[in-house]
Order: sequence, then structure tokens, then C1' cells
RNA sequence: CUCAUCGAGAGAGGUGGAGGGACCGGCCCUUUGAUACCUCGGCAACCACGAUCAACGAUCGCAGGUGCCAACUCCGACAGCCCCCGUAAAUGGGUGGAUCUGGAAGAUGAG
Repeated sequence: CUCAUCGAGAGAGGUGGAGGGACCGGCCCUUUGAUACCUCGGCAACCACGAUCAACGAUCGCAGGUGCCAACUCCGACAGCCCCCGUAAAUGGGUGGAUCUGGAAGAUGAG
């Protein structure tokens, strides 16, 4: 950089001692011990592997390589849509709204 996925699922113990949830805003977690590391356990099934099918592939199985185990990627952030302010009408502005859509960013896998 490209492609796919991101509303499901799955926690105990130990070390240690103040931050953490990527960034900004919000909200939240946290001395009833965070993040991190270690041990054990678990979830899932992207890749690998096996079976079937005529098949790019599909379905099923398995759990070797990753990954993951607070909150939808915690929510928003940009645009669309609606509302409000402003205007003759627009441009414009809003620390307004949504169980919506798309995008951006991020994460994970494969290349």
C1' cells in the first nucleotide's frame, strides 16, 4: 500500500503501585488496585491443515500460526438528513439531534 472484517463471544490468580480507555471533546474504568508483564483458563475461526462437491470457490471439521477476553471500534468528531439562529433569498453560524447512511481515522488478519 491492497483486500476482508469490526452490534456476537470469552477471566481467574500472581508481580507491581497510578494511571488507563490510540489521538481531540465527552463519558467511563481505576488504590474494592488501573496500564503493563507472567501463569493458567477461555472465546472466535482470518490463515494453515483435513473431508465433500465438477469448481475460481462453497460447506463441514480441526485448532498448528496469529488475534481477542469493560462499555457497538465506549460515543462523537467530517459529509448527508432533521432542528435552531441569521438573511429579502442565499452564503454562513450552532459546546443542537438521531437505534440512520457514507467517509475518515484506528484495530485485526491475509497478501
RNAcentral holds the sequence, with entries from MGnify. A computed fold for a 111-nucleotide RNA from uncultured Candidatus Brevefilum sp., annotated as SAM riboswitch aptamer (S box leader). The prediction has a mean pLDDT of 82.